[in-house]
The RNA shown here (c-di-GMP-I riboswitch aptamer) has 85 nucleotides and comes from Thermincola ferriacetica. Rfam family: c-di-GMP-I riboswitch aptamer. Rfam links the family to the GO term cyclic-di-GMP binding.
RNA sequence: CAGUGAAAAAGGCAAAGUCGUUGAAAGACGGCGGCGCAAAGCCAUGGGUCUAAGGUGGCAACACUAUGAUCGCCAGGCUGCCAAA
Numbered sequence: 001c002a003g004u005g006a007a008a009a010a011g012g013c014a015a016a017g018u019c020g021u022u023g024a025a026a027g028a029c030g031g032c033g034g035c036g037c038a039a040a041g042c043c044a045u046g047g048g049u050c051u052a053a054g055g056u057g058g059c060a061a062c063a064c065u066a067u068g069a070u071c072g073c074c075a076g077g078c079u080g081c082c083a084a085a
Stems, first nucleotide, its partner, number of pairs: 004083002012037002017032006035072001041078003045075003048070003054065004
């Protein structure tokens, strides 16, 4: 340095729920909370999934559509603490 993740140490993040804000929604942000996570740190690059304001179709009911969202869905890229075999 790379791979790997046993035992520890220092720590870190924060699910569901709830309160508030924001958004058309999905969701996001903040407080409480803590399911869990060795990258549950960052990036929307590929795929998946969610939403459908706007647009298109329809008599209507509705359907389709991402430029929106999700990195705690998977893969990939970048970075990081400690350390046995």